This is a predicted structure of a 1392-nucleotide RNA (small-subunit ribosomal RNA) from an uncultured bacterium. Its Rfam family is "Bacterial small subunit ribosomal RNA". RNAcentral holds the sequence, with entries from ENA and SILVA.
């Protein structure tokens, strides 16, 4: 420094997470050791126990009395007594307890913080001064002693006594008042000095003394502290008004001390949108994280202040308190009691309880540091200084080091080759930090006291010298032995983010910070091994900074993404033309003062480095002096360029007031006139015979004002529209006289605001929410009609909002041009205002804006900050109400969003193609059968295909095989294939037993090669490796295939535009069957598709000639190419030609092409086939085949027989044959072409009514045979009927295939003779040799086609067009779709 995530794809906007550093932390896994540091963040919750404040006998009575000494007695070591007076204390008094030590409840300001003040103060203890003082006297009380209450805390009364305790006088100096002087100060004032007047001290003990210590008053110093002001740090306006001692004043009081600080009087002021008042919430800073840095978070530990000691209030006492470990009160708790009373405050240090995710020992010691008491010695100090627990943090060290390849064992994986763990390990050879033992052994010690020395009169005083004083601890350190021995985990391995495999799970278990994994191949759950990263730790949570320019001062924005207030006028406020002078507030410059230490930063040092510590430096800000004077203010003066006035002139739906016009509707009366008006896609209510509707004239009444009328005009916006008077507002032009910055935006406030809507009164023609009925619909509280009320119209009053929009705030300058229009001016060029439009730079994410900016500045206001909840909820204000304004939370979510791309779409547009419709022909759909195919049913009815693009599909053919199913019987190294061991000579074949068959058992026959050792082959046995699976997944896969589609597309390089995605090419303007050609044109080009090359075929030419001709010679039959010959012609099989819009003419752009003609067997890709571009459908298919992994292994493999695939209430799809005369039947007579045949095609001829059955010529085939074509031609019959139409079904008899036709064959005779009389919604094929129609032939195959794929005969109808149905291609153009319309999405109503 960035990263992920909104989309198919992009740019933008904007949220949302990450990655980084920190922590008084905690919770999980793990844990060797040391160093410095931290260690109740909750319950300012309650606390047992112990300590945490004492000291002085050099202040005082007293009490009690050690050592010693000296006396008595006597039992020579005790007893008594006297003197001593150590040591010690209950009380009196002194000091001290106001310090240290804790906590952070309260406080938003008597706080804190920074810089000033006090001429408005106080200060014990300390220091310094003065020739300062400390005189003279009194009277009490504690203790103690007696009595006495009371459980107890605690007192009561008598009596005695002492002081540095308390009291009187006197003296000083101090103070307070008056006078005088002198001197300062910014002012009120202050100092000083002298007079008077008033008031006011004191104390001793110790010491041999000298002294020192203590006392009193004064003045100065220090220290500490109290007091005033100024600034500066927070959230809420959904807290806008607050204040009675409140604001000033005179006076008294009170304090140290100013003060409404308290009190009398008088005054009526004081704060507040620059946020006062209330509410919430917090101790303030030094600093600490964090950040580039500005800022943002924070206020444990250390340091400085405050506040606070159960909880409230309140004094005493002192120098200092309103007092944590004092005192009074009162509450609450809590203990004690003999019920009468009484004690007590851990926010001190330990430590209990208790909350809670969480915070230690009821330790040691005063040795250092510091505090109190004391003349000291000492004594106090849970302050301290150390120990102990806690990986809680931050540093630092170790758990070995070199060698060591067979790359060991083991483990993981794997393509089974080997890879990886991995020099890692083990072995060898060192080291010994830490650890263990053992010895050594510190710095922290320096004072004071005690000896003793030296200066010194001196035992003062200073300064050396010795001993001597350590809790911590025998620690830190130093040394020697000793053994690689006692020391590694923890998280993660989809992206983000360094790191990958198996295996188990299978939308379950789980994971997870986004993003998202997990539905049978999980690199994301789990485990495992590999790996990455950190390392005594590692992770997770929680909280702060950063990233986040995501509140943007540095640093953002408002047409469309959130965001301009409808719109003006104007207050405060902000900002302001020219040019002089002045000031010196802003600015700036140089100087002191502050800016406590510690911290941080830099530079050194010291612990073995570091953490830590030590030392020296830098530092931001504030305050003050002096200077500087552009610029900003301020204050004077001045100018006319900004802004205004006066004056002339047009324009113009600019507002109000009054009056007026003509069309038009509708209504009235009246005439004319007769059946229907009227209204719709069609209706129908509705209106009319009681006379509508239409016409005429006349009258009423209310509202809008056609033409003009224009992207014209006016106006701040909303708005404004026949015509006339009258009032009234602005803008413009031109002159250039006047004013002298008079400007410019504007919170708040005013005002003005379409339409609905209220509210009162009119008024009311047409229109019309509500309503009503008719329609239309599944319903239709809608669209459509027929009537209709408020309401639209007037006055007057309210509402105050609109997608009040240019979705664009107001003003000023500046920055190419063109053009169109309105209004002025000018002779014109042109200038000046307004209105549009195209476009120049710039700008924008694009779109687009572009002098009328959204361009470049510069003021001033409004507003935004993720989506929904929600313009909701509450509060407040406004309204008569409707409602408006202001205006959240919670919760849920990872996006919502803009703008622009490519597809898809769309009952949008253009253009354009397809048997697509249309125009025809002939069919399905109905009947019978044949097949499929669903559904059922069955042991089994095998499996797959499933809109088009599954259903005479795989299957180009299931009696058994086939066959995968199913029952029943057998086999397990197997029906197949490789290996190995024995054995046997086979193997094959024959017979024979059993058996439903298969398996099973007999018998018989019987190898080859040889170096004799085997070997080959082949069987049997046996063991195991395997073999097998038409088992699973076609959503794991290849390869085929099927459509979209033989549709015209689909792309790609370079270039070019574009921030990108893309886009251009490939669009346009013509063409075509075609992205086919042609022309244009930031595109040139080019590939895959078209199309052509390839084959059939339709004409000819040559070669060639075992079928053709006799065509042309000859020969011969009864006939016949039958023969000789011959290849001419038809034919075959080979080369070739041949069509290319080439040629004409006319369109057309002079192109491409298109029309029409000529020539030609064929004309404009001749017909016909093969040939399927990128891609779509997770289309099809693991049962053709291959194949990953999953499954079975005496079965899911193998085999045998019989079954079933062939069932049959029903539906469905594709055919057959029909319903009949364009026909049935009978006879008679013609004409193809393509094919097939050796297990085969079979002629003749002979039997059968046939179907065949003898037979066996000829044919491996232009020779033979299948082989008859049929439809047709002709003659004859039927005569419109369920028939001489149709032929299902059945029965009998039969043929033929074949081991076998019961299930379940095909085909023949006879006979039976069903359904059907041309088919309902619907719905297929078909543009020419096609459709329709006839018939042959081949696969397959032992048999079995109405299926299939080929073959040819005869041989038609129409196509006006492209509205419309479907399908497809191209441009465009809307989109919230992208799983792409079979999309998306709203709302109800259930149900969880």
């Nucleotide at each position: 420094a960035g990263a992920g995530u909104u989309u198919g794809a992009u740019c933008c906007u904007g949220g949302c997470u990450c990655a980084g550093g920190a922590u008084a932390a905690a919770c999980g896994c793990u844990g060797g050791c040391g160093g410095c540091g931290u260690g109740c963040c909750u319950a300012a919750u309650a606390c047992a126990u112990g300590c945490a404040a004492g000291u002085c006998g050099a202040u005082c009575g007293a009490u009690a009395g050690a050592a010693g000494u000296c006396c008595a007695g006597c039992u020579u070591g005790c007893u008594g007594g006297a003197c001593g007076g150590a040591a010690a204390u209950a009380g009196a008094g002194g000091c001290g307890a106001a310090c240290g030590g804790g906590u952070g409840a309260g406080u938003a300001a008597u706080a804190c913080g920074u810089a000033a003040g006090c001429a408005a103060c106080c200060u014990g203890c300390c220091c310094a001064c003065g020739a300062a003082g400390a005189c003279c006297g009194g009277g009490a009380u504690a203790a103690u002693c007696c009595c006495u209450g009371g459980a107890a805390a605690c007192g009561g009364g008598g009596a005695c006594u002492a002081a540095g305790a308390c009291c009187g006088g006197a003296u000083a100096g101090g103070u307070a008042c008056a006078c005088a002087g002198a001197c300062c100060g910014c002012a009120u004032g202050a100092u000083c000095u002298g007079u008077g007047u008033a008031u006011u001290a004191a104390a001793g003990g110790u010491g041999a003394g000298a002294g020192a210590c203590a006392c009193u008053g004064g003045u100065g110093g220090a220290u500490g502290g109290g007091c005033u002001u100024a600034c500066g740090g927070u959230g809420c306006a959904u807290u806008a008004g607050c204040u009675g001692g409140a604001u000033g004043g005179u006076g008294a009081g009170g304090u140290a001390a100013c003060g409404g600080c308290c009190c009398a009087c008088c005054a009526u002021g004081g704060c507040g949108a620059u946020g006062a008042u209330g509410c919430a919430u917090a101790g303030c800073c030094g600093g600490g994280c964090u950040g580039a840095g500005a800022g943002g978070c924070u206020g444990a530990a250390c340091g400085g202040c405050c506040a606070c000691a159960u909880u409230g209030g309140g004094a005493c006492u002192g120098a200092g308190a309103c007092a944590c470990g004092g005192c009074c009160c009162a509450g609450a708790c809590u203990c004690c009691u003999a019920c009468g009373g009484g004690a007590g405050g851990c926010a001190g240090c330990a430590g209990u309880a208790g909350g809670g995710a969480a915070u230690u020992u009821u330790c040691g010691g005063c040795a250092a540091u510091g505090g109190g008491g004391g003349c000291a010695a000492c004594c106090c100090u849970g302050a301290c200084c150390g120990a102990g627990c806690a990986a809680c943090g931050c540093c630092g060290c170790g758990u070995g080091a070199g060698u060591g390849a067979u790359g060991a064992a083991g483990g993981u994986c794997u393509u089974c080759g080997g890879a990886u763990u991995g020099u890692a390990a083990a072995g060898c050879u060192c080291u010994g930090u830490u650890g263990u033992a053992a010895g050594g052994g510190a710095a922290g010690a320096a004072c004071g006291g005690c000896a003793u020395c030296u200066a010194g009169a001196g035992a003062a005083u200073a300064g050396g010298u010795g001993a001597g004083u350590g809790a911590c601890g025998g620690u830190a350190c130093c040394u020697u032995a000793c053994c690689a021995g006692a020391a590694a985990g923890c998280u993660a391995c989809g992206g983000c983010u360094a790191a990958c495999u198996a295996c188990g799970u299978g939308c379950c278990a789980g994971c997870a910070g986004c993003c998202g994994c997990g539905g049978u191949a999980a690199u994301a759950c789990g485990u495992a091994g590999g790996u990455a990263g950190c390392g005594a730790g590692c992770g997770u949570u929680a909280u702060c900074c950063g990233g986040a320019a995501u509140u943007a001062u540095u640093g953002g924005g408002c047409g469309u993404a959130a965001a301009g207030g409808g719109u003006g006028c104007g207050u405060a406020g902000g900002c302001g033309g020219c040019c002089u002078g002045u000031u010196a507030a802003g600015u700036u410059u140089a100087u002191g003062g502050u800016g406590a230490a510690a911290g941080c930063g830099u530079g050194g040092g010291g612990c073995u480095c570091a953490a830590c510590c030590c030392c020296a430096u830098a530092a931001a800000g504030c305050c003050a002096u002096a200077g500087a004077u552009a610029c900003u203010g301020g204050c004077a003066g001045g100018c006319u360029a900004g802004a205004g006035u006066a004056c002339u002139g047009g324009a113009g739906a600019g507002g109000g007031u009054a009056g007026u016009g003509g069309a038009a509707u509708u209504c009235c009366a009246u005439g004319u006139g007769u059946a229907g008006c009227g209204g719709u896609a069609a209706a129908a209510u509705g209106c009319g015979u009681a006379g509508a509707u239409a016409u005429a004239g006349g009258g009423a009444g209310g509202a809008a004002c056609a033409c003009c009328g224009g992207u014209g005009g006016c106006g701040a916006a909303g708005g404004c529209g026949g015509c006339u008077a009258c009032c009234u507002a602005g803008a413009c032009a031109g002159a250039g006289a006047c004013u002298g910055a008079c400007g410019c935006u504007g919170a708040g406030g005013c005002a003005c605001g379409a339409a609905a809507g209220c509210g009162u009164g009119g008024g009311g023609a047409g229109c019309a929410a509500a309503u009503a009925g008719g329609a239309u619909u599944a319903g239709a509280u809608a669209c459509c009609c027929u009537a209709g009320u408020a309401g639209u119209c007037c006055a007057c009053g309210c509402u105050g909002u609109a997608a009040a929009c240019g979705a664009u705030g107001a003003a000023u300058g500046c920055u190419a041009g063109g053009u169109a229009u309105c209004g002025g001016g000018g002779c014109g060029a042109c200038c000046c205002g307004g209105u549009g439009c195209c476009g120049a730079a710039a700008c924008u994410a694009a779109c687009g804006c572009g002098a009328u900016a959204a361009g470049c500045a510069u003021u001033c206001c409004g507003c935004c900050u993720g989506u929904g909840g929600a313009g909701u909820a509450u509060g407040c204000a406004c309204g008569c109400a409707a409602g408006u304004g202001u205006g959240a939370a919670a919760c849920a979510u990872a996006a919502a969003g803009g703008a622009a791309u490519u597809g898809a779409c769309g009952g949008g547009g253009g253009c354009c193609c397809g048997c697509a419709c249309a125009a025809g022909c002939g069919g399905u759909g109905g009947a019978g059968c044949a097949u499929g195919u669903g559904g059922u049913u069955u042991a089994a009815u095998u499996c797959g295909a499933a809109g088009c693009a599954a259903c005479g599909c795989g299957a180009a053919g299931a009696a058994c095989c086939u066959u995968a199913c199913c029952a029943g019987g057998u086999c397990u190294u197997g029906a197949c294939a490789u290996c190995c061991u024995u054995c046997u000579g086979a193997c094959c074949g024959c017979a024979c037993c059993u058996u439903a068959a298969u398996c099973g058992g007999u018998g018989c026959u019987u190898u080859c090669c040889u170096u004799c050792g085997g070997g080959a082959c082949a069987g049997a046995a046996g063991a195991g490796a395997c073999a097998g699976g038409u088992g699973g997944u076609g959503c794991a896969u290849g390869g085929u295939u099927g459509u979209c589609g033989u549709c015209a597309g689909c792309u790609c390089g370079u270039g070019u535009c574009g921030u990108g995605a893309g886009a251009u090419g490939u669009u346009g303007g013509g063409u075509u069957a075609a992205g086919u050609c042609c022309c244009g044109c930031a595109a040139c080009g080019a590939g895959c598709g078209c199309a052509a090359c390839c084959c059939c075929u339709a004409u000819c030419u040559u070669c060639a000639g075992u079928a053709g001709c006799c065509a042309g010679c000859a020969g011969g039959u009864a006939a016949g190419g039958c023969u000789g010959g011959g290849c001419a012609c038809u034919c075959u099989g080979g080369a070739g030609a041949g069509a290319c819009u080439g040629c004409c003419a006319g369109g057309g752009a002079u192109a491409a092409c298109c029309u029409g003609g000529a020539g030609g067997a064929a004309g404009g890709u001749g017909g016909g086939g093969a040939c399927g571009a990128c891609g779509u459908c997770a289309a099809a298919u693991c049962a053709u085949c291959a194949u990953g992994c999953c499954c079975c292994u005496u079965a899911u493999g193998a085999u045998c027989u019989g079954g079933g695939c062939g069932a049959c209430a029903c539906a469905c799809g594709u055919g057959c044959u029909a319903c009949a005369a364009u026909g049935g039947c009978g006879g008679u007579c013609a004409c193809a072409g393509a094919g097939u045949g050796a297990g085969g095609c079979g002629a003749a001829c002979c039997c059968g009514c046939g179907a065949g059955g003898g037979g066996g010529a000829g044919c491996a085939a232009a020779c033979c045979a299948c082989a008859a074509a049929a439809a047709g031609g002709c003659c004859g019959u039927c005569c419109c009927a369920g028939u001489u139409c149709g032929g299902a079904c059945u029965g009998u008899a039969g043929u033929c295939u074949g081991c076998a036709a019961c299930c379940c064959g095909a085909c023949u005779a006879c006979a039976c003779g069903a359904a059907g009389c041309u088919g309902g919604a619907a719905u297929c094929g078909c543009u020419a040799g096609u459709a329709a129609u006839c018939g042959c032939g081949a696969a397959u195959c032992a048999g079995a086609a109405u299926g299939u794929c080929g073959c040819g005969g005869u041989g038609a109808a129409u196509a006006c067009g492209u509205u419309c149905c479907c399908g497809g291609g191209u441009c465009u153009u809307g989109c919230a779709c992208a799983c792409a319309c079979c999309g998306c999405c709203c709302g109800u109503c259930a149900a969880g």

Model confidence (mean pLDDT): 83 of 100.